[in-house]
RNA sequence: AAACGGCAAACCCGGGGCGACCCGGCGACGCAAAGCUUCCGGUCUCGGAUGAGACAGCGGGGCUACCGAA
Numbered sequence: 001a002a003a004c005g006g007c008a009a010a011c012c013c014g015g016g017g018c019g020a021c022c023c024g025g026c027g028a029c030g031c032a033a034a035g036c037u038u039c040c041g042g043u044c045u046c047g048g049a050u051g052a053g054a055c056a057g058c059g060g061g062g063c064u065a066c067c068g069a070a
Stems, first nucleotide, its partner, number of pairs: 006031002012025005029057001035063003039060003042055005
């Protein structure tokens, strides 16, 4: 640089949750790890805040992985 493909943002519909958000459907904004993992930082939520939770598509780290000039 190619090839086979993969994942699936937002909106909308149905459902769960107090909430962040999550699950399924539709749909594609993007992604070479947008696969997995809360170890570190960060942001966000909370009827019960020295706590509990959410985000892996916020950054870093760890583990794994298709093809290929190499």
A computed fold for a 70-nucleotide RNA from a soil metagenome, annotated as c-di-GMP-I riboswitch aptamer. Its Rfam family is "c-di-GMP-I riboswitch aptamer". Rfam's curators write: GEMM was predicted in a large-scale screen for bacterial structured RNA regulatory elements.